[in-house]
Predicted 3D model of a 106-nucleotide RNA (SAM riboswitch aptamer (S box leader)) from a Cytophagales bacterium. The organism belongs to Cytophagales, within Bacteria. Model confidence (mean pLDDT): 83 of 100.
This record gives sequence, C1' cells and structure tokens, in this order.
RNA sequence: CUCUUAUCAAGAAAGACGGAGGGAACGGGCCCGCUGAUGUCUUGGCAACCUGGGUGAAACUUGGUGCCAACUCCCGCUCGGAUUUAAUUGCCGGGACAGAUAAGUU
Repeated sequence: CUCUUAUCAAGAAAGACGGAGGGAACGGGCCCGCUGAUGUCUUGGCAACCUGGGUGAAACUUGGUGCCAACUCCCGCUCGGAUUUAAUUGCCGGGACAGAUAAGUU
C1' cells in the first nucleotide's frame, strides 16, 4: 500500500517544550487559537479490538494497539418522512462515498 470483517451519539487532562495557525483532503459552514491552539514529550486517565492469566460464567488482570473539544464537528451524492398550494432553504431518518481504529490479509 491492497482487500475483508467489526465498531464509530458514550467515555477520558494536567504539566513541560514550542510559537501560528488548526479542526484528514477539496468546497461550503461552524468552531478552536497569543488568556498560547495544532504539534512533540512526560505523567495521568478512558476504553476493551487482539493476546496471556483468571472464572462454572463473569468480575479482575499481563502484554500489543487505540483514544482523551465539538456525533467521524456539520453538510456535499441518493432515498424516504414531516411541513407546504407547490418548491427552495432548513428539520427528522436510512443508504452510498470518504475517513478513523482494531484484527486479519496481499
């Protein structure tokens, strides 16, 4: 990097370094940020995909990952519903696409 399967509405922050953009990509929106974001490191925590132990089954626990603003921050395509004389915007829901993580796989 390719493909497959599962999950994605819950949960979980302090310190140090650093110094301007950041929230995956493109467009639109919205938000975070010099009261220091994003990032890196340390410590702490959440969770329970794989794994060893443990149990009647659990609980619990070792190790390998993951995660700790906002639903994957929201919308892009499509279908349905509600509303409406009808439609747009907006609202509710399903699917697709894309993405993230885990386990496997080429």